[in-house]
Context: one part of a larger RNA
RNA sequence: CCCUCGUUAAGGAAUUAGGCAACAUGACCCCGUAACUUCGGGAGAAGGGGUACCCUCCUUGGUGUUAAAGCUUCGGAGGGUCGCAGUGAAAUGGCUCUGGUGACUGGUUAACAAAACCACAGGUCUCUGCUAAGCCGCAAGGCGAUGUAUAGGGGCUGACGCGUGCCCAGUGCCGGAAGGUUAAAGGGAGAGGUUAGCGCAAGCAAAGCUUUGAACUGAAGCCCCGGUGAACGGCGGCCGUAACUAUAACGGUCCUAAGGUAGCGAAAUUCCUUGUCGGGUAAGUUCCGACCCGCACGAACCGCGUAACAAUUAGAGCACUGUCUCGACGAGGGACCCG
Numbered sequence: 001c002c003c004u005c006g007u008u009a010a011g012g013a014a015u016u017a018g019g020c021a022a023c024a025u026g027a028c029c030c031c032g033u034a035a036c037u038u039c040g041g042g043a044g045a046a047g048g049g050g051u052a053c054c055c056u057c058c059u060u061g062g063u064g065u066u067a068a069a070g071c072u073u074c075g076g077a078g079g080g081u082c083g084c085a086g087u088g089a090a091a092u093g094g095c096u097c098u099g100g101u102g103a104c105u106g107g108u109u110a111a112c113a114a115a116a117c118c119a120c121a122g123g124u125c126u127c128u129g130c131u132a133a134g135c136c137g138c139a140a141g142g143c144g145a146u147g148u149a150u151a152g153g154g155g156c157u158g159a160c161g162c163g164u165g166c167c168c169a170g171u172g173c174c175g176g177a178a179g180g181u182u183a184a185a186g187g188g189a190g191a192g193g194u195u196a197g198c199g200c201a202a203g204c205a206a207a208g209c210u211u212u213g214a215a216c217u218g219a220a221g222c223c224c225c226g227g228u229g230a231a232c233g234g235c236g237g238c239c240g241u242a243a244c245u246a247u248a249a250c251g252g253u254c255c256u257a258a259g260g261u262a263g264c265g266a267a268a269u270u271c272c273u274u275g276u277c278g279g280g281u282a283a284g285u286u287c288c289g290a291c292c293c294g295c296a297c298g299a300a301c302c303g304c305g306u307a308a309c310a311a312u313u314a315g316a317g318c319a320c321u322g323u324c325u326c327g328a329c330g331a332g333g334g335a336c337c338c339g
Base pairs, nucleotide, nucleotide: 001334002333003332004331005330006329007328008327010325011324014323019320027051028050029049030048031047036041038159052081053080054079055078056077057076058075061072062071063070082086094318095317096316097315098314099313100312101310102309106118107117122157123156124155125154126153127152128151134143135142136141160305161304162303163302165235166234167233170232171231172228173227174226175225176224179223180222181221185217186216190212191211192210193209194208197204198203236254237253238252239251240250263297264294275291276290277289278288279287
């Protein structure tokens, strides 16, 4: 010096990113217990008091006896004894206040992450009429299911409470079938090659074979016409205006499919920003309450609340302490030195 422990004056978080670590609390009995609340909780809330041993008396139960005595057991009252200390050792909750997030129990990165991630009950959309849809398999076959729409598959959301606005122009999906377009196929007008024949020749050219081939007929799809947002998604700009000023209920104009409703808001979202005001501190880039100028919240990629819950996250306080001021001493084990 390192590790694991013990003690420590005065102070008591001044340490630190952060009370990390340690201290403190702790058992049982009695008293007592707030806001809030889904009336179950919150709650062991918080906060107090008691606890050993001896004697006497009272009392509950058991056993025992004819009845007692005796033995034993749950308690209570009074008096006394000792120590600093009586759950005398060990084991054995620290607590409170205010926010964020997720309702909850549960699950997760075997071996750096347990969480606000996943799941969840509940909600909603959609597919599926049974040889179901969907999935595995080349197939046979199997799962779904020895189920049958109060069932099964898929997507999104995620208890509960109050809600869930506008846009169908684009994309998707669903429906429609009049018209346009459109494949194979059908169809075969016509054209080329070949050559019997004809012709003096140039050339013409039947049938057959062969190469090709126009019109016309021709489905779904697409175009087209509608619907649909708890489908993918989207939800404006400029200018002017009120008898101080400021602001603009109001007006004008351009664009759009429609221009963000309720609620919330410097937020797990706010760049400017340590925004401004208030609270807490002697002093607060964090925190809480407001404001709204939302760079760039916003309604099932859900919005806003919410009791309970959490090895969650942020802030504050009480208690307590070697975390610190600031170190010191002691014990054991190492390191180190000698052998």

A computed fold for a 339-nucleotide part of an RNA from an Anaerolineales bacterium, annotated as large-subunit ribosomal RNA, domain IV. The source organism's lineage runs through Bacteria, Bacillati, Chloroflexota, Anaerolineae and Anaerolineales. The coordinates come from a structure-prediction model, not an experiment, and the mean pLDDT is 88.